Order: sequence, then C1' cells, then structure tokens
RNA sequence: UGGGGAUUGGUGUAACGGUAGCACGAGUGACUCUGACUCACUUAGUCUAGGUUCGAAUCCUAGAUCCCCAA
Repeated sequence: UGGGGAUUGGUGUAACGGUAGCACGAGUGACUCUGACUCACUUAGUCUAGGUUCGAAUCCUAGAUCCCCAA
C1' cells in the first nucleotide's frame, strides 16, 4: 500500500428488512441455623456518522478499533 474478516448488556453467543433473544454474571426475595444448591422476579446492549426504506442489528457510503493474507 492492496485485499479479506470481525465489532450486539459486565462476559460469551443468536437473530428472512418487521417485538433485539439465549446462557453465564449482577441485584432482590423465597428456601436454610448460616452458606451453597434450587425456585421466582429484576437488571442491562446493536462500534460511530450519514443515506435507502412505511420499517435497518441486517442493505449502501464514509470513518474508528482489532485480526488475517499478499507485496
């Protein structure tokens, strides 16, 4: 310098253009002499800025960070 890939709660991981889920975690309560286990409830997210569309995590453009390949 050119090409490719990834980015979604605290962590990991899903999601045909149509309600953003799941697991772990955290908090509260129940249970227990106490703790653990178990059960119930709650918590919190689409990398950024534009565009297309009735509607965008998803499509388009530009940018950011990280990884890979070639020279």

RNAcentral holds the sequence, with entries from ENA, MGnify and Rfam. Predicted 3D model of a 71-nucleotide RNA (transfer RNA) from Phycisphaerae bacterium 2_2a_38c. Its mean pLDDT, the model's own confidence on a scale to 100, is 81. RNAcentral records the identical sequence in 11 taxa. Its Rfam family is "tRNA". Rfam classes the family as a transfer RNA.